[in-house]
RNA sequence: CGGAGGGUUCGAGGUGGUCGCUUCGCGCGCGAGCGCGAAGAGGAAAGUCCGAACUCCCACGGGCGGCAUGCUCGCCAACGGCGAGGCGCGGCGACGCGACGGAUAGUGCAACAGAAAGCAGACCGCCGGGCCUUUCGGGGUCCGGUAAGGGUGAAACGGUGCGGUAAGAGCGCACCGCUCGGCCGGCGACGGUCCGAGGCACGGCAAACCCCAUGCGGAGCAAGACCGAAUAGGGGAGCACGACGCGGGCCGCCCGUCCCGCUUCCACGGUUCGCCGUGGACGUGCUUCCGGGUAGGUCGCUCGAGGCCGCCGGCAACGGCGGUCCCAGAGGAAUGACCGCGACCCGGGGAGACCCGGGGACAGAAUUCGGCUUAUCGAACCCUCCGACCC
Numbered sequence: 001c002g003g004a005g006g007g008u009u010c011g012a013g014g015u016g017g018u019c020g021c022u023u024c025g026c027g028c029g030c031g032a033g034c035g036c037g038a039a040g041a042g043g044a045a046a047g048u049c050c051g052a053a054c055u056c057c058c059a060c061g062g063g064c065g066g067c068a069u070g071c072u073c074g075c076c077a078a079c080g081g082c083g084a085g086g087c088g089c090g091g092c093g094a095c096g097c098g099a100c101g102g103a104u105a106g107u108g109c110a111a112c113a114g115a116a117a118g119c120a121g122a123c124c125g126c127c128g129g130g131c132c133u134u135u136c137g138g139g140g141u142c143c144g145g146u147a148a149g150g151g152u153g154a155a156a157c158g159g160u161g162c163g164g165u166a167a168g169a170g171c172g173c174a175c176c177g178c179u180c181g182g183c184c185g186g187c188g189a190c191g192g193u194c195c196g197a198g199g200c201a202c203g204g205c206a207a208a209c210c211c212c213a214u215g216c217g218g219a220g221c222a223a224g225a226c227c228g229a230a231u232a233g234g235g236g237a238g239c240a241c242g243a244c245g246c247g248g249g250c251c252g253c254c255c256g257u258c259c260c261g262c263u264u265c266c267a268c269g270g271u272u273c274g275c276c277g278u279g280g281a282c283g284u285g286c287u288u289c290c291g292g293g294u295a296g297g298u299c300g301c302u303c304g305a306g307g308c309c310g311c312c313g314g315c316a317a318c319g320g321c322g323g324u325c326c327c328a329g330a331g332g333a334a335u336g337a338c339c340g341c342g343a344c345c346c347g348g349g350g351a352g353a354c355c356c357g358g359g360g361a362c363a364g365a366a367u368u369c370g371g372c373u374u375a376u377c378g379a380a381c382c383c384u385c386c387g388a389c390c391c
Base pairs, nucleotide, nucleotide: 001387002386003385004384005383006382007381008380009379010378014341015340016339017338018337019336021040022039023038024037025036026035027034028033042362046373047372049371050370051369052368053367054220055219056218057217066216067215068214069213070212071085072084073083074082075081086100087098088097089096090095101211102210106209107208108205109204123150124149125146126145127144128143129142130141131140132139133138158176159175160174161173162172163171177200178198179197180196181195182194183192184191185190224299225298226297227296234290235289236288237287238286239285240284241283242282245262246261247260248259249258264281265280266279267278268277269276270275306325307324308323309322310321311320312319313318344359345358346357347356348355349354
């Protein structure tokens, strides 16, 4: 210098002015409100995918079923998150990715190709023998041996070499690999150039059923709590009435007139037999009280597993201690709009100073945290790897 890997921080860019919005504090005002001051979106506020706090409901214990998670150790309030490590795969490397328990518990699956796909398999080839044939090189056919070679496949029952054999084969041997046991290292997953035994199987798939281990009640701030009208409806008490009226003829609706029907029941007493009085039941109306719900209002609501700085422990995630700060809380829902100045980037013009035009992402709190995932014009910085050149 070029290319690449990993990470951190910022991000409606800065600054001035005008108008406006929300909350809080102070002052004024009977009040509506006004004035001054302070504060006012994010790294993801998003998806609602995990885990919690908080609230309400449910809940005796056990079993079956269902769902989630799945290498080890640690961190954390908790987690399916994070850190460190192990193993496997990819990359020259920095580094990246991994549902990474169990296939001798059982059941099952393997398309196509291929002769054969599970304790397999002779299609070609190689080898031996019999027979036939021959132009003496060989060819054909039958029986048998052979998994070394070819070919198929995602996968064909260790690899390389030497020996061996008719040809072959862990058939024998050496090395590599593998399995089992021991020893050593590590908290552990696991590792070892170590020692011994074994010629070597026990193939793959569990994001197939399944088995094993661990965990798991439900709903969510529209949770939930308090205050609480008007109207309608429920209940209690008191008073009045039993007829004012009600229903129908009557039409889409309203009003009036007319006509028809109904205008309570029980007990006791009185009676001039028409009814009357008292008490009770029922019904209607009025007054008053009680309780439930709705509209509306208040709380929950933002000080929190909180932010920043420093020191200490730890590789780290994180933890401890000290100091310091208060940082949106709306409720059809504020956080905005316009103008100027000067930076940045792009395009054009100009010898140049400079001029003209354009551009700036994803997105927006709604009970609150810890994560994950997804979206994002860009800017700054740090660490590392590879290659080339120079000293």